Model confidence (mean pLDDT): 78 of 100. Lysine riboswitch aptamer from Halalkalibacterium ligniniphilum, 171 nucleotides, folded computationally. Rfam family: Lysine riboswitch aptamer. Its family is annotated with lysine biosynthetic process in the Gene Ontology. The organism belongs to Halalkalibacterium (ex Joshi et al. 2022), within Bacteria.
RNA sequence: GGUAGAGGUGCGAAUUUCAUCAGUAGAUCCUCGGAGAAUGACACCGGUGAUGGGGGUUGAAAGGGGAAUUUGCCGAAGUGAAAGAGCGUGUCAACCACUCUUUUGCUGGGGCUGUAUUGAAUAAGUACAGCACUGUCACAGUGAUUAUGAGAUGAUCUGUGGAGUACUACU
Repeated sequence: GGUAGAGGUGCGAAUUUCAUCAGUAGAUCCUCGGAGAAUGACACCGGUGAUGGGGGUUGAAAGGGGAAUUUGCCGAAGUGAAAGAGCGUGUCAACCACUCUUUUGCUGGGGCUGUAUUGAAUAAGUACAGCACUGUCACAGUGAUUAUGAGAUGAUCUGUGGAGUACUACU
């Protein structure tokens, strides 16, 4: 260098289904009200009544979540920053969200708690911090087993510490 493995409530993806989203947005009717409605411009709509308030009828979806199945895997994957591309609106632009690519940094893994943030949410995600747990390697100690002359072998357990381009096995 190559191949194959291990960590376990392990990491992703797809499909189906269930609840939530929500009696919400929207549509429509009545009524109050009286000129505009979004970040900007234009177009469209608007006294045949805009934005908005109250009531009636009707009434979603996306994202996120649970379960099942299938599938790719063990920097699996996630995430910060920078750059580029696409996409969401009547059009153009801005903002924001989402998707993808490249460079670079961080994180061994899952859990719990707290703070902040995204979110309809007490779900879940992300970031930071703390707490133990767990796997791996190193160092120190312990010393099962085997063999035996032994100062050999080093299972198990304890403590401390490190990080995944790591660790183990073969080549």